[in-house]
């Protein structure tokens, strides 16, 4: 220098004929139950805004194609392989 593979929540990991994100488990925070706690059981659990109802934005970054993009295309970063 060149080929291939990955980059999603605090963290692992899903989501692949492009179809309206965040499944699942972990951590964690309220509850139940216990004298009290482990164990088990319900529920919440990206961010910004808002008293609240709600809303806006969020898939390494920037563009770009679609009615719509994590997904498809261009540059570029960061990583893990491989040849040289």
């Nucleotide at each position: 220098g060149c080929c291939c593979g990955g980059g999603u929540g605090g963290c692992g990991g899903a989501a692949u004929u492009g179809g309206u994100a965040g499944a699942c488990g972990c951590a964690g925070c309220g509850g139940a139950u216990u004298u009290a706690a482990a164990a088990u059981c319900c529920g919440c659990c990206g961010g910004c805004c808002u008293a609240a109802c709600g809303g806006c934005c969020g898939u390494g970054c920037c563009g770009g194609u679609u009615c719509a993009a994590g997904u498809c295309c261009g540059g570029c970063c960061c990583u893990g392989g491989g040849c040289a």
Model confidence (mean pLDDT): 82 of 100.
The RNA shown here (transfer RNA) has 84 nucleotides and comes from a Chromatiales bacterium.
The organism belongs to Chromatiales, within Bacteria.